[in-house]
This is a predicted structure of a 74-nucleotide RNA (transfer RNA) from Selaginella moellendorffii. It matches the Rfam family "tRNA". Its family is annotated with triplet codon-amino acid adaptor activity in the Gene Ontology. The organism belongs to Selaginella, within Eukaryota.

RNA sequence: GCCGGAGUAGCUCAUUUGGUUAGAGCGUGUGACUGAAAAUCACAAGGUCGGUGGUUCAAUCCCACUCUCCGGCA
Numbered sequence: 001g002c003c004g005g006a007g008u009a010g011c012u013c014a015u016u017u018g019g020u021u022a023g024a025g026c027g028u029g030u031g032a033c034u035g036a037a038a039a040u041c042a043c044a045a046g047g048u049c050g051g052u053g054g055u056u057c058a059a060u061c062c063c064a065c066u067c068u069c070c071g072g073c074a
Stems, first nucleotide, its partner, number of pairs: 001073007010026004019057001028044005050066005
């Protein structure tokens, strides 16, 4: 330099061939339970879906550029 893959909650990952409120597990907080903890149960908070632009009535999803990481080729 060329090709491919990944980037979504604090962490690990879903979600999609565009549509109304973006989810799970773990973690965190509060409450229940207990003499007190752990476990368990309930509830809650937490996201500019890497960034910018474009297409569209509408973009996490499509397109272009770009940033970071991983792999392959040279």